[in-house]
RNA sequence: UUUAGAUAAUAGCAAACUAGUUGAAAGGCAAGGAUACAAAGCAAUGAGACUAAGGGAAAACACUUUUCUAUGAUUGCCAGGCUGCUAAA
Repeated sequence: UUUAGAUAAUAGCAAACUAGUUGAAAGGCAAGGAUACAAAGCAAUGAGACUAAGGGAAAACACUUUUCUAUGAUUGCCAGGCUGCUAAA
């Protein structure tokens, strides 16, 4: 530098769930827990799904309902980028 992630190895991380906290929500944070992961390390660049506070439209006819929209969050949805472990050549 390239290839690969082995019924590997040394490490790492922590799904669902539980209770707490935060948020309009989706979600986040930390504790327990352990489903899985060669990048389940970093990061919101592209794209996807999620939510709709605020804003718009329609209906209703006064209580409200429906619908559209990220500026919200998601990297353990995918792709791209950076960094890293082991083995072989």

The RNA shown here (c-di-GMP-I riboswitch aptamer) has 89 nucleotides and comes from Andreesenella acetica. The prediction has a mean pLDDT of 82. Its Rfam family is "c-di-GMP-I riboswitch aptamer". From the family's description: GEMM was predicted in a large-scale screen for bacterial structured RNA regulatory elements.